[in-house]
RNA sequence: CCUUGAAAAAGGCACACCUCUCCGAAAGGGAGGUUCGCAAAGCUUUGGGUCCACCAAAAUGGACCGCCGAGCUGCCAGG
Numbered sequence: 001c002c003u004u005g006a007a008a009a010a011g012g013c014a015c016a017c018c019u020c021u022c023c024g025a026a027a028g029g030g031a032g033g034u035u036c037g038c039a040a041a042g043c044u045u046u047g048g049g050u051c052c053a054c055c056a057a058a059a060u061g062g063a064c065c066g067c068c069g070a071g072c073u074g075c076c077a078g079g
Stems, first nucleotide, its partner, number of pairs: 002079004012038002017033004022029002036066001042072003046069003049064005
């Protein structure tokens, strides 16, 4: 440097759910509790997809990286 692997070790994140005189029209986000799971469940909307608003429909705007693909970075072990 490349590749493979995951619960061996050290760690990390935190689904659903609950709380909040929090933000938002909503989807959803933030903080705390919790811990289903995750070898990138770290980051980036770059391509799809899904969701919300609006619409007759489309278009447009917004959201989701724990929906998938892609790009970048990264701990440990084996080759």